This is a predicted structure of a 72-nucleotide RNA (transfer RNA) from an uncultured Patescibacteria group bacterium. It was read from a public genome assembly. Rfam family: tRNA. It is annotated as a transfer RNA. Its family is annotated with triplet codon-amino acid adaptor activity in the Gene Ontology. Its mean pLDDT, the model's own confidence on a scale to 100, is 82.
């Protein structure tokens, strides 16, 4: 250089055009407990950037960025 794959809460991850963008861990508040821990309940928090297609895009297309793999 060429080809391919991946990018979603702080972390890991689900989501095949119309979802309240879901779950686990973490964190916060409350309950329980003499206290801590455990357990239970509730809460906060996310679609890599820019364009395009579409009535509607996390999802499809193009370009870029970053990471990974194969290859000259």
């Nucleotide at each position: 250089g060429g080809c391919g794959c991946u990018a979603u809460c702080g972390u890991c991850u689900a989501g095949u055009g119309g979802u309240u963008a879901g779950g686990a861990c973490u964190c916060c508040a409350g309950a329980u407990u003499c206290u801590c821990a455990u357990u239970c309940u509730g809460g906060c928090a996310a679609c890599c950037g820019g364009g395009g297609u579409u009535c509607g895009a996390u999802u499809c297309c193009c370009c870029g960025u970053a990471g990974c793999g194969c290859u000259g």